[in-house]
C1' cells in the first nucleotide's frame, strides 16, 4: 500500500428487499416465595443503533468519509 468482513443495552446476539412501538436471552434493581441465601414467578430500568455528512416523505438497515478489531494479499 491493495482487498474482504465487523461495530445495535453491562454481555452475547436478532433485527425478513428502507415504512407502522429498536427486540431476545443473560445480567442488574423491586416485589413475591424462603428463618435466610438459591432456584423459580411476576414486574421494572438501561440503547437513539461506533462519529460525521449525504440521499430519501421516511435510514439500524442505501452512499460517502473517518475511528476501532479482524482476515487475505503484496
Nucleotide at each position: 500500500g491493495g482487498g474482504c468482513c465487523c461495530a445495535u443495552a453491562g454481555c452475547u446476539c436478532a433485527g425478513u428487499u428502507g415504512g407502522u412501538u429498536a427486540g431476545a436471552g443473560c445480567a442488574u434493581c423491586a416485589c413475591g416465595u424462603u428463618u435466610a441465601c438459591a432456584c423459580c414467578g411476576u414486574g421494572g430500568g438501561g440503547g437513539u443503533c461506533g462519529g460525521g455528512a449525504g440521499u430519501u416523505c421516511g435510514a439500524g438497515u442505501c452512499u460517502c468519509u473517518c475511528u476501532g478489531g479482524g482476515c487475505c494479499c503484496a
The RNA shown here (transfer RNA) has 74 nucleotides and comes from a Bifidobacteriaceae bacterium. NCBI's taxonomy places the organism under Bacteria, Bacillati, Actinomycetes, Bifidobacteriales, Bifidobacteriaceae. Its mean pLDDT, the model's own confidence on a scale to 100, is 81. Its Rfam family is "tRNA". It is annotated as a transfer RNA. Rfam links the family to the GO term triplet codon-amino acid adaptor activity.